[in-house]
């Protein structure tokens, strides 16, 4: 230097002009001040908050998880640790309970794949799979294997998602047709049964009307920092801060300056050198060029990824540019 | 914005975790015919992508990609 492994940081900055969205102020069709995307805002894969329906009930069904311990509002997430597997190593991965409840499955090969069967050779024995070896296969006298096979065990899960839900306004058809029901209870409470509650409508057909505003909605399991506890995840206390809120959807464009990265050119450097000359020698005199490298200087050119909030949080997964740090040696070059 | 479903030859469909994924139709070549069609013979062609479980994956699991439906 290359390759591999692990962890972390940043996501260009700034000024002017012209615009866009929100909020505040003023002398208000305007002016002015302040603020204005992300690490993933994405996928919607998990877990919650919140809202409505019984203060969400019981059983069945369904579904998810699975060593042990801890963290958390909660989790399928995170941390620690044991075991197993992979790797040369650093390190990584694990849906890691049960096949002494029951059922199923095992192609081909093989004597034999489960009520096990009983091949070949050798040995032993009164006799016998009694002992060893062989061959087939992923698996072969062993309470066999297999649960990301059904299943069983333990634990969790009521359902629907801000297009929830509340409220104001506008308009209309409280009409028409068919079915069904009103205490002999339709229908609803989002799988089924029971229970509890509500209770006069409900379902279908064709048709009429609305196509808007506000709240929910941005102060939160919030951010920054200090101290303490803990191996760690994380927790506690103190101080400071306010940080997008649109609704078919704002966060942009142009110009200048600066920074960063890469490449090229020149300089520096490489050099009291290589080489050459003199001399017996020590030594003295003279004296370049090229490759590679560089916390150096100057100039020029080029470049800057993935991507756009939509009720809000905690995770996971996926997409993606650049840089930094540490580790490994059975890899590359010198 | 939320929720749900699907993905196999060009097309329409099959395949209980098991040998080389099978049909129909379309395509290509040939035979037949004066030529075309029909018929006959032959032939090419696929599990959306990437991992995992397993001896073995179209099938089971997870994550992506693409397509469709539904809710005021």
């Nucleotide at each position: 230097u290359c390759a591999g492994c692990a962890g972390g940081u940043c996501a260009c900055c700034u000024u002017a002009u012209c615009g866009c969205c929100g909020c505040g102020c003023c002398a208000a069709u305007g002016g002015u001040g302040c603020g204005g995307a992300g690490g993933a805002a994405a996928g919607u894969c998990c877990g919650g908050a919140c809202a409505c329906c019984a203060u969400a009930g019981u059983g069945c069904a369904g579904u998810a998880u699975a060593g042990c311990g801890g963290g958390u509002a909660a989790c399928g997430c995170c941390c620690g640790u044991c075991c197993a597997c992979c790797u040369a190593a650093g390190g990584g991965u694990g849906a890691g309970g049960a096949c002494c409840a029951g059922u199923g499955c095992a192609a081909c090969a093989g004597a034999a794949a489960g009520a096990a069967u009983g091949u070949a050779c050798a040995g032993a024995u009164a006799a016998u799979g009694c002992u060893g070896u062989a061959g087939u296969g992923a698996a072969a006298c062993c309470a066999g294997g297999u649960a990301a096979a059904c299943u069983c065990u333990a634990u969790g899960c009521g359902g629907u998602g801000c297009a929830a839900c509340g409220u104001c306004a506008u308009g209309u058809a409280a009409a028409u047709c068919a079915g069904u029901g009103u205490u002999u209870g339709a229908g609803g409470g989002u799988g089924c049964a029971c229970g509890c509650c509500c209770g006069a409508g409900c379902u279908g057909a064709a048709g009429g009307g609305u196509a808007g505003g506000c709240g929910g909605u941005u102060a939160g399991a919030g951010c920054u920092u200090u101290u303490g506890g803990g191996u760690a995840a994380c927790c506690a206390a103190g101080a400071g801060c306010c940080u997008a809120g649109a609704u078919a959807a704002a966060u942009g464009a142009u110009a200048g300056g600066g920074g960063c990265a890469u490449u090229c050119u020149a300089a520096c450097g490489u050099a009291u050198u290589a080489g050459g000359a003199a001399g017996a020698a020590a030594u003295u005199c003279u004296g370049a060029a090229a490759c590679a490298a560089g916390u150096u200087u100057a100039g020029a050119a080029u470049g800057a990824a993935c991507a756009g909030a939509a009720u809000c949080c905690g995770g996971c997964u996926u997409a993606u540019g650049a840089c930094c740090u540490g580790c490994u040696u059975u890899u590359u070059u010198u | 914005g939320g929720c749900c479903c699907c993905g196999u030859a060009g097309u329409u469909c099959a395949a209980u975790g098991g040998a080389u994924a099978g049909a129909a139709u379309a395509g290509a070549a040939g035979u037949u015919u004066c030529c075309u069609a029909a018929a006959c013979u032959u032939u090419a062609g696929a599990u959306g992508c990437a991992a995992g479980u397993u001896c073995g994956a179209u099938u089971c699991u997870u994550g992506c990609c693409g397509g469709g439906g539904u809710c005021a």
Annotation
This is a predicted complex of two RNAs, RNase P RNA and transfer RNA, with 406 nucleotides together. The coordinates come from a structure-prediction model, not an experiment, and the mean pLDDT is 76. Rfam match: Bacterial RNase P class A. By type it is a ribozyme.